[in-house]
Context: one part of a larger RNA
Molecule: large-subunit ribosomal RNA, domain II
Organism: soil metagenome
């Protein structure tokens, strides 16, 4: 793990509907039991009762009524009227183990201390070594029989070293080992609360336990074994042949309820209604207060202007006089608002007419499934205007939907697959190659490989475009010259002289030059700006001269012409802003620059299961045809599909009737050329095989496998 068996909606009685039979112009059915037979089945009795013919009422009760109520008057029901019952089968329902496999666990009755704890009884065992308590005996000190020292003798201890024996602290080894706990090397105890050997006692709502929740036969917060048993499992897998038809839902309420159920929404299916009814497009009429917008009303909230009043100074017996503080109302200006509105859309919602389409709607019943959604666009909350985030709303997709594009890619863009084709046209999207199809056409734009990641901010990249100056009376840039004088302006300052700071910025000369742009000085010097003169002279084109060059070409000049400059706005395309972990890795890849980038515009093509053609299939709806049927021909239309729901079929077993069917002249079964049918599957020459089997028309099911960590066997 692969082959094979084998493996899951069953029965019973009841109850609710459909289908079909049988009775029935009010019926219908029998249970038990019983009769006769060899019988349990077939035939016949049996009418207890059950349903249905009458209702109302909570009853006695009363009835086409009756119940409530004095009554009025209402509820229920009755009429013209009205159909049921009994069988079978098909779908649900309850009860039952109820589609099938699965507990953890509960209880009950037993087995179990041969493992291991405790305890009783009766044995067994500790190499050797070391220490030397108390007692006691000497000796010596002492008055001392006391007490002390020594000395000997003694031989105490959960004493010390240390085999055995128990143990398990440490690391290594082993880890499908030697081993379901061992093995090496160290290690702890070892006369004790020591170790062990035999027999024994205690039992699971329980025993033992130097206590770990430990142990009780390799797994103990309650052993095991069989029983109750198919507990129970709102969990989780798993549920077996085929084709046609229809097709969901992931939502509201409730719910010890949130992965489950009731009801309703939505699917199916049966039977009735209904074109007035659905949906979609126009057109009209309506009823709101969102989006925008406002700001007269609630509220907020800024800036002026005016100022009640208030605070401060001043006066003060009153009474006032003042302020550059605070300010209310009010005016003026501009603002916010889900819970503001003096206003007000577009949709959408109701009507209502008109067209078009429809597996449309209604109203009964019958059977589900589903109540975990997902993203995507748009409107709103939460949240960070965070989330592949959460929750509402509305639409679309996926769910349940392939098939072409997006590189790959449920949920995005096109477009919704009945089957068949070596036939044509589209669509998104695409046309240099990998890859079908223009290295198409015109006309700009980029220079970053930007296209082919990214903000705020930045940018004398670059192309338009607009605006305001200045310019051959010579602009702009760059060079060369000038850039004074009153004066070192007052002031402060030690000093302040253009250049720390304050203030004020005038007058002359003059082409021009500020009481000074920046650098500098301790303050001066100095060097610079502005501002002023000079120098210089502004594209390109040219049938025009002249001149170099072999020549493309170039230089001077002439002509034509203001094409130079300088500063703001705007817009296109770019550039920086731009750092990460394994070689390119931020175009799918190769490669691509007047493009194979990007904007405009135009044209052709490719390009899908779409749409067309051609041929078939099922099926609705409509006409026609007859041998009137589940016939048959035509036309128009539809046939993606997961829960699910409907129909229609094949195939296994057995049984009953048939086919006076097959069959040792060869049954099943097994291989099988070939042939049939839409499938499930059916036939089948021939071979094998060696005794039973089919067609047909009916019945009854232990009736179909590939998954279930399925069960069992084999390899």
């Nucleotide at each position: 793990g692969c082959c094979g068996a084998c493996g899951a909606g069953u029965c019973a009685a009841c109850c609710g509907g459909g289908g079909c039979g049988g009775c029935g112009c009010a019926g219908g059915c029998u249970a038990a039991g019983c009769c006769a037979g060899g019988g349990a089945c077939a035939g016949g009795c049996g009418g207890a009762g059950c349903c249905g013919c009458a209702g109302c009422g909570a009853c006695a009760g009363c009835g086409a009524g009756u119940c409530c109520g004095a009554a009025a008057g209402g509820g229920c029901g009755a009429u013209u009227c009205g159909a049921g019952u009994c069988g079978u089968u098909c779908c649900g329902g309850a009860u039952g183990g109820a589609c099938c496999c699965g507990a953890a666990a509960c209880c009950g009755g037993g087995u179990g201390a041969u493992c291991u704890c405790a305890c009783c009884g009766u044995g067994g065992c500790c190499a050797g070594g070391c220490u030397g308590a108390a007692g006691c005996g000497g000796g010596c000190g002492g008055a001392a029989c006391a007490c002390g020292c020594c000395c000997g003798u003694g031989g105490a201890g959960g004493g010390c070293c240390g085999c055995a024996c128990c143990g398990a602290c440490g690391u290594c080894u082993g880890u499908u080992g030697c081993a379901a706990a061992a093995g090496g090397c160290g290690c702890g105890g070892a006369u004790g609360a020591g170790c062990u050997g035999c027999g024994g006692u205690g039992a699971g709502c329980g025993g033992u336990g130097a206590a770990a929740u430990g142990c009780c036969a390799a797994g103990c917060g309650a052993a095991c074994c069989c029983g109750g048993a198919g507990a129970u499992a709102g969990c989780u897998g798993g549920u077996u042949c085929u084709c046609c038809c229809c097709g969901a839902a992931a939502u509201g309420c409730a719910u010890u309820u949130g992965g489950g159920u009731g009801c309703a929404g939505c699917c199916u299916c049966c039977g009735g209604c209904u074109g007035g009814g659905g949906c979609u497009g126009c057109g009209c009429g309506g009823a709101g207060g969102u989006a925008g917008c406002g700001c007269g009303c609630u509220g907020g909230a800024u800036c002026g202007g005016c100022g009640a009043g208030g605070g401060g100074g001043c006066u003060u017996g009153c009474c006032g006089c003042u302020u550059a503080c605070c300010g209310a109302c009010c005016c003026g200006a501009a603002c916010c608002a889900a819970a503001c509105g003096c206003c007000g859309a577009a949709u959408g919602c109701c009507g209502c007419g008109c067209a078009g389409c429809g597996g449309g709607g209604c109203c009964g019943g019958a059977g589900c499934g589903u109540g975990a959604g997902a993203c995507g666009g748009c409107g709103g909350g939460u949240g960070c205007g965070a989330a592949g985030a959460u929750u509402c709303g509305u639409c679309g997709u996926c769910g349940a939907g392939a098939g072409g594009g997006g590189a790959a890619c449920a949920g995005c863009c096109c477009a919704g697959a009945c089957c068949g084709c070596c036939g044509g046209c589209u669509a998104a999207g695409g046309u240099c190659c990998c890859c079908a199809a223009c290295u198409g056409c015109g006309g700009g734009c980029u220079a970053a490989g930007u296209g082919g990641g990214c903000a705020a901010g930045g940018u004398g990249g670059u192309c338009g475009c607009g605006g305001c100056g200045c310019g051959c009376a010579g602009a702009c840039a760059a060079c060369c010259a000038g850039g004074a004088g009153g004066u070192u302006g007052g002031c402060u300052u030690a000093g302040a002289a253009g250049c720390a700071g304050c203030c004020a910025u005038c007058c002359u000369u003059g082409a021009a030059a500020g009481a000074g742009u920046g650098c500098g000085u301790a303050a001066u010097a100095g060097c610079u700006c502005a501002c002023u003169g000079g120098u210089c002279g502004a594209a390109c084109g040219u049938u025009c001269c002249g001149g170099a060059g072999c020549g493309a070409u170039c230089c001077g000049g002439g002509c034509c012409g203001a094409u130079g400059u300088g500063c703001c706005g705007c817009g296109g395309c770019g550039c920086c802003g731009a750092c990460a972990a394994u070689c390119c890795a931020c175009c799918g890849g190769g490669g691509c620059u007047c493009a194979a980038g990007c904007c405009c515009g135009c044209g052709a093509c490719c390009g899908a299961a779409g749409c067309c053609g051609c041929g078939g299939a099922u099926u609705g709806c409509c006409a026609g045809a007859c041998a009137c049927g589940u016939u048959c021909u035509g036309g128009c239309g539809a046939u993606g599909g997961u829960a699910g729901g409907g129909g229609a079929g094949c195939g296994u077993c057995c049984c009953c009737g048939u086919c006076a069917g097959c069959c040792g002249a060869g049954a099943a079964g097994c291989c099988g050329a070939g042939g049939c049918g839409g499938g499930a599957g059916c036939c089948g020459a021939g071979g094998u095989g060696g005794a039973g089997c089919g067609g047909c028309g009916g019945g009854g099911a232990g009736u179909g496998c590939g998954a279930a960590u399925g069960u069992c066997g084999g390899c």